Small-subunit ribosomal RNA from an uncultured prokaryote, 1421 nucleotides, folded computationally. It matches the Rfam family "Bacterial small subunit ribosomal RNA".

């Protein structure tokens, strides 16, 4: 998306045509096979009528030759049911039967002479509970059974003719043998039977070809087995069955064996091809309680018949008996599930019958069931106040919605009442007619008063159901918050859910509708049509071959394959197609196609195949040549390490990052000699050879196996693949006996390590070698099977041949092995005549991951173990190749106080702040690594303040609107801790007025909308900030390139502080970063000249103080200047070195606005601004008073120090920037000082803070816990403020801690910088050792190997929340299954191991005795 014998659930108007048990489970009850009196004997009963009685009753006649029983016949073998069995001639489809049989029916011939004995019923007795018998006795047939007759039939005999390849088959003629019958009825015409043979028709039996399920983890089966011969049997062939003889028969084209299944037309599905089924109809087969068995018959080995065994259920007097629903109904159980114990024999069709009829759960009907198709309805038109109420809303409105309500029509179906079919024709019976028939009459309708038809009433009595994230057509509110839940796959739900639940509102189907199972598509996901195996599943480790597939040219026959034409068949129904018929439709019919298939049969010869008889170009052989670590077997060699010896020698030697264990003073290591002994062959060595793989490397010697080139000759397709099968076949490994130097599993031992069963050291055994024998596997790899053909090219090596001499890179063939690459293949990667390209043959495997290359079985193996090869269960991924990112204790470049070089610090002291932590009635809250921690806080006694106590207020500390009074507003007493509160007193103000008021601002009540919230969520947000990082990047637009994601451009050579620039280049342009432009500073010039300056001139109380002046300084305004601009080097360029000139040289020093795309769900709801939630006499608001300043303790940021580069006491010098009217405050006086007093000047280049301090000179201290050092503490003061208790700075005097330069670690800083000195400002009454600015003094620095951050390229990736990722084993925890589980003794198999002994192979020696090859030559070796 569809289909159904469906089924749960919730809904349901009324019909038509179908359809309806899983448990072949057991089954009450009633039907479902009868029928003929025209085969035959026999014959009641009830009833009514009559006579008779001994009143008990009996006779006759009717009932009626009638039920019901028998004999006989015919039928029960059909017709209905099921689908357990069956892998089979059972089906199905074509042939056979010259191997057969057929009752009833039709045709043809011939016949039905004559006779006989039974024996049911019946009676009579008798057994037995009963079913059911048993004896005697009586009777009839179309029931039986001689006899006659035999046209014919059968048997055996023998002859002719035909036909057939045969085995035989038919005809015909002989003469021999067997063998028949039945009546009935009658209108007397005949009619029905009956025997026998023939033919026919139907219907079956039997045979055979080909078809159509799984498992080889079922590989061999079979004795009546397979053939014969006799012989029985059968309707008929046959080992069907039995004697006897032979040993076959069957099987990898799958026998045997197991599972499973009725088959077929057809039914679903799909474009087919196919899949997947086998309800209803229809053919066929098998069964009938379960299992065997005959009987009868034409026909069964027989549903509703028989006998026998079982097994179950009944009935009994316990002796013994009945029974079979898989026939319709039903009952019960099963089960998620299927119907009425109805109606009729009107119609069809069955069975008997001459009929008439009987009889029939077949079969028409009708009930129940939306199980399913199918057709109808449930209303039509109008209708906007867009009602009312829902829901939604941005509050304007939107939509349910013309819906409804209203008005208006119809009248399907449902109710009412009337009419009222077809479905019937045939049969009896009457004529006519030989008969078939014809004509007329009458009778027969279950369903049924139903179909359908006219009338009649009212919109009346009729819609649900599933869905609204995508796929997938339909969207919001609300409620709940990772819970309740939903889910077909992806996935939704953690406080704003189109996903859950409800509601509105849409969307899809409609008397259904959605879910649940089950099938087929889609899935080219078993791929014939139609796929794959280099890296995703998938090419055997490699050959050699039986069977099989498959095969070079060319001719002729043949017609198996193949094409073509006709026959037969391929049931009906079904699908299709075109008619008809039910009002239409389903449905039903009629007719054509059509079944693709089979089987004869005629014809054609191109291919394929078969035969014959050829060719030679595939293959193979002979001849010559040379390459090679190709394979055995045997000897030879020298280097090297060990080991013994012996010489000389002395303390060390190995060994590692470092060490130890270890060897050596009993002489080791080193060095010399000689000797054993095993095992491997350096150099040559090379993407260099050689072999099928697997391997093969020192030298000689013998045997051997292949492959190549040449050039001719033979053969004549002899060829390729290759299931099974057979051989090879590394490393470990195993068995036997050998060997044994090195090396070296297992073991020890010594480090390393949290550990270290390891990586390292030191030793060391199997084992590595050899002989023989197993194993049979490897990432046995080109991850590419073999083999043959075709298809562009360059350019190495090896082997061989050719030409040309061009001579070691000439040109060219043949065979091999690399490299790059064209078209083409290819998801890419790549692969390309050595194909992963286009074609062909031929085998092998794959079909999602995990479990599992397991187990179970089979084979093999000494064993280890190979080989074969599954499920159960689990997941939704696994998994290829690239792309972009991240990251890597990878690489390659660059850069930064990053490090290394310096300098000064912090980490120890004490104090300042800050922050954990604790502690409290609070110690408000944020901030958390870098990028919190002198932070928000440029300043917390009270305010602030948001925190705790207490104590008031409730429209309200602050806004808006509404009423009402009052102007407002001052001033005073009373009282509280303080807000609050009580009282008195004063005062009427401004605008308009129509003079009555009204208005505005402002107070006070009062009422409700609202106020308020520093209450929650920075993880709902906006804005602002941090921070990678001022690091050089981060991007688009066309264009190209790639299927694509994406590249490229932005890489590459250079340069640079830069993606700064050049150069190059499928990219060419652009944006946002970089730089620049701005400010400041350094040089100069102009312009100006107070309050600045002061060379020159005068004056001076000597102070630019005055006069005069702007030259300088300065100020503050414009300019100039610097641009790799010049030269020399280098370079292609860009630029880079160096140099001159300059104040100033390569962005000159600083700085600010300025921080790119973007990252950290950073940081902030307590600056503000907001959504959504929360309080609303409290989580608002006012007020005192505490707290934020607590304190065992730790961490961060500073300040003072620990001293002589110093402290201290007087002397004296030089800044710059800033600040000042609620303000800076001079001089003067007072006080040791903090500071009073003072009130001159200044709204500032003029006054004022204000003294600059290191520094310089001069004196004292002289290494001490000090004249260092200042905490701590007492006294005493001073200054701000309502207020210095909790909790402020400052001053005096006095006290005088710790601390002697500070562990691990760690920070700053590259030039006017560190460092050190001091001065100013925000904030603020008062309060800095923080902060943020100024000036003065003024240093060292090899470099880029590491650390740490940071860029840009490349490489790997199983990472993508991106290494703080990902992810492996075990542990322990809870659960589930299986096993197993007291102690003790004995003890097999087996596993290890010690010791004896036998026996043997290679091997060593010692003796013989052949073969066979080469070679050379001659008769031996």
């Nucleotide at each position: 998306a569809c289909a159904a014998g469906a089924a749960g659930c919730g809904u349901g108007u009324a019909g038509g045509c179908g359809u309806g048990c899983u448990a072949a489970c057991a089954c009450a009850u009633g039907c479902a096979a009868g029928u003929c009196g025209a085969g035959c004997g026999a014959g009641a009963a009830u009833u009514g009528g009559c006579c008779c009685u001994u009143c008990g009753g009996g006779g006759c006649c009717u009932g009626a030759g009638u039920a019901a029983a028998g004999c006989g016949g015919c039928g029960a073998a059909c017709g209905g049911g099921u689908g357990a069995g069956u892998a089979a001639c059972a089906c199905g489809u074509g042939a056979g039967u010259a191997a057969c049989g057929u009752a009833c029916c039709u045709u043809c011939a011939g016949g039905u002479g004559g006779g006989g004995g039974a024996u049911a019923a019946c009676c009579a007795c008798u057994c037995g509970a009963a079913a059911g018998g048993g004896u005697g006795g009586c009777u009839a047939a179309u029931a039986c059974c001689g006899c006659a007759u035999a046209a014919g039939a059968c048997c055996a005999c023998a002859g002719c003719a035909g036909c057939g390849u045969a085995a035989g088959c038919u005809g015909c003629a002989g003469g021999g043998g067997u063998c028949a019958a039945a009546g009935c009825c009658u209108u007397c015409g005949g009619g029905c039977g009956c025997c026998u043979g023939a033919a026919g028709a139907u219907c079956g039996g039997c045979u055979c070809g080909c078809g159509g399920c799984c498992c080889a983890u079922u590989a061999g089966g079979u004795a009546g087995u397979u053939g014969g011969u006799g012989a029985g049997g059968u309707a008929a062939c046959g080992g069907c069955u039995u004697a006897c003889c032979a040993a076959g028969c069957c099987g990898a084209a799958g026998a045997u064996g197991g599972g499973u299944a009725g088959c077929u037309g057809g039914u679903c599905u799909g474009a087919g091809a196919g899949g997947a089924c086998g309800a209803u109809c229809a053919g066929c087969c098998a069964c009938a309680c379960u299992g065997g068995a005959a009987c009868u018959g034409a026909g069964a080995c027989a549903c509703g018949g028989u006998c026998c065994a079982g097994a179950c259920u009944c009935c009994u007097a316990c002796g013994g008996g009945a029974g079979g629903c898989a026939g319709c109904a039903g009952u019960g159980g099963g089960g998620a599930a299927u119907a009425u114990u109805g109606c009729g024999c009107a119609a069809u069709g069955g069975g008997c019958g001459a009929a008439a009829g009987c009889c029939u759960g077949a079969c028409g009907c009708a009930g129940c069931a939306a199980c399913g198709c199918c057709g109808c309805g449930u209303g039509u038109g109008u209708g906007a106040a867009g009602a009312a109420g829902g829901c939604c809303c941005u509050c304007g409105g939107g939509u349910c919605g013309u819906a409804a309500a209203g008005c208006u029509c119809u009248g399907u179906u449902a109710g009412g009442a009337g009419g009222g079919a077809a479905g019937a024709a045939u049969g009896c019976c009457c004529g006519c007619g030989u008969a078939a028939g014809c004509g007329g009459u009458c009778c027969c309708g279950a369903c049924g008063g139903u179909a359908c038809c006219a009338c009649u009433u009212u919109a009346g009595a009729a819609a649900g159901c599933a869905c609204c994230g995508g796929c997938u057509a339909a969207c919001u509110c609300c409620g709940u918050g990772c819970c309740a839940g939903c889910a077909g796959c992806c996935g939704c739900g953690g406080u704003a859910a189109u996903a859950c639940g409800g509601a509105g509102g849409g969307u899809g189907c409609a008397a259904g509708c959605g879910u649940u199972g089950u099938u087929c598509g889609g899935a080219a996901u078993c791929a014939u049509u139609g796929g794959g195996c280099g890296u995703a599943a998938a090419g055997c480790g490699c050959g050699c071959g039986c069977a099989g597939g498959c095969g070079g040219c060319a001719u002729a026959c043949u017609a198996a394959g193949u094409c073509u034409g006709g026959u037969g068949u391929g049931a009906a129904a079904g699908c299709c197609c075109g008619g008809g018929g039910c009002u239409c439709a389903a449905c039903c019919u009629c007719g054509g196609a059509a079944c693709u298939g089979c089987a004869c049969u005629g014809g054609a010869a191109a291919c394929u195949a078969g035969u014959a008889a050829g060719c030679u170009u595939g293959a193979a052989u002979a001849c010559g040549a040379g390459a090679g670590g190709g394979g055995c077997u045997c000897g030879u060699g020298g280097a090297a390490u060990u080991c013994c010896u012996g010489g000389u020698g002395u303390a060390g030697g190995g060994g590692u990052g470092a060490a130890a264990u270890c060897c050596g003073u009993a002489g080791a290591g080193a060095u010399c000699a000689g000797g054993a002994g095993g095992a491997a062959c350096a150099c040559c060595g090379g993407u260099g050879g050689c072999g099928a793989a697997g391997g093969c490397g020192a030298c000689g010697a013998g045997c051997u196996g292949g492959a190549u080139c040449g050039a001719u000759a033979u053969u004549g397709a002899c060829g390729c693949u290759g299931a099974g099968g057979c051989g090879c076949g590394a490393a470990a490994g195993c068995g036997u006996g050998g060997g044994g130097a090195g090396c070296a599993a297992a073991c020890a031992g010594g480090a390393u390590u949290a550990g270290a069963u390891a990586c390292c050291c030191u030793g060391g055994u199997a084992g590595u070698c050899c002989a023989c024998g197993c194993c049979g596997u490897a990432a046995a790899c080109g991850a590419u099977g073999u083999u043959c053909a075709c298809u562009a090219g360059u350019u190495g090596c090896c082997g061989u041949c050719c030409c040309u001499c061009g001579c070691u890179u000439g040109g060219g063939g043949c065979g091999g092995u690399g490299a790059c690459g064209u078209a083409g293949c290819u998801a890419a990667c790549g692969c390309g005549u050595u194909a992963a390209g286009u074609g062909a043959a031929c085998c092998g495997c794959c079909u999602g991951g995990g479990g599992a290359g397991u187990a179970c079985g089979g084979c093999c193996g000494c064993a280890a173990g190979g080989u074969u090869a599954a499920a159960a269960c689990u997941c939704a991924a696994a998994g290829g190749a690239a792309u972009u990112g991240a990251c890597g204790g990878g690489g390659a470049c660059c850069c930064g106080c990053a490090c290394a070089a310096g300098c000064g610090g912090u980490g120890g002291a004490g104090c300042a702040u800050g922050u954990g932590g604790u502690u409290u009635a609070a110690u408000u809250c944020g901030a958390a690594g870098c990028a919190a921690c002198g932070c928000g806080a440029a300043g917390a006694a009270c305010c602030u303040u948001a925190c705790c106590c207490a104590g008031a207020c409730u429209u309200g500390a602050c806004a808006u609107c509404c009423u009402g009074c009052g102007a407002a507003c001052c001033u005073c007493u009373c009282g509280u801790a303080a807000u609050u509160g009580a009282g008195a007193g004063g005062g009427u103000g401004c605008u308009c007025u129509u003079c009555g008021g009204a208005g505005a601002a402002c107070g006070c009540a009062g009422u409700g909308a609202c106020a308020g919230g520093u209450g929650c969520u920075g993880c709902a947000u906006g804005g602002c900030u941090g921070u990678c990082g001022u690091c050089a990047g981060c991007u688009c637009g066309u264009g190209u390139c790639g299927u694509g994601a994406g590249a490229u451009g932005u890489u590459c050579g250079g340069u640079u502080a830069a993606g700064u620039c050049c150069g190059g280049u499928a990219a060419c342009g652009a944006g946002c970063g970089c730089a620049a432009c701005c400010c400041u500073u350094g040089u100069c010039c102009c312009u100006a000249g107070u309050u600045g300056c002061c060379a020159c001139c005068a004056g001076u109380u000597c102070g630019g103080c005055u006069g005069a002046g702007c030259a300088c300084u300065c100020u503050a305004g414009g300019g100039a200047g610097a641009c790799u601009g010049c030269c020399g080097a280098u370079g292609c360029a860009a630029g880079u070195c160096g140099g001159a000139g300059g104040a100033a040289g390569g962005u000159g020093g600083g700085g600010a606005u300025u921080g790119a795309c973007g990252u950290c769900a950073a940081g902030u709801c307590c600056u503000c601004a907001u959504g959504g939630c929360c309080c609303u006499u409290a989580c608002g608001u006012c007020u005192g008073g505490g707290g934020c300043u607590a304190c065992a303790c730790a961490c961060g940021u500073g300040c003072u120090a620990c001293a002589a580069u110093g402290g201290u006491c007087g002397g004296u010098a030089c800044a710059a920037a800033g600040g000042g009217u609620c303000g800076c405050g001079a001089a003067g006086c007072c006080g040791c000082g903090a500071g009073g007093u003072g009130g001159a000047g200044c709204c500032a280049a003029u006054c004022c803070c204000a003294a600059a301090a290191a520094g310089c000179c001069g004196g004292c201290c002289u290494c001490a816990g000090u004249u260092c050092g200042g905490a701590u503490u007492g006294c005493a003061g001073u200054c701000u403020g309502c207020a210095a208790c909790u909790c402020g700075a400052c001053u005096g005097c006095a006290u005088g801690a710790a601390g002697u330069c500070g562990g691990a670690a760690u920070c700053g800083c590259u030039a006017g910088u560190a460092a050190u000195c001091g001065u100013g400002g925000a904030u603020c009454a008062g309060c800095a050792u923080g902060c943020c600015a100024c000036g003065g003094u003024g240093a060292a620095a090899c470099g880029u190997u590491c650390c740490c951050g940071g860029g840009c390229g490349u490489u790997g990736u199983a990472c993508a929340c991106a290494c703080c990722g990902c992810c492996c084993g075990u542990g322990c925890a809870g659960g589930c299954g299986a096993u197993u589980u007291a102690c003790g003794c004995c003890g097999a198999a087996u596993u290890c191991u010690g010791g004896a002994a036998c026996a043997a192979a290679a091997c060593c020696g010692c003796g013989g005795c052949g073969g066979u090859c080469u070679u050379u030559u001659u008769u031996u070796u």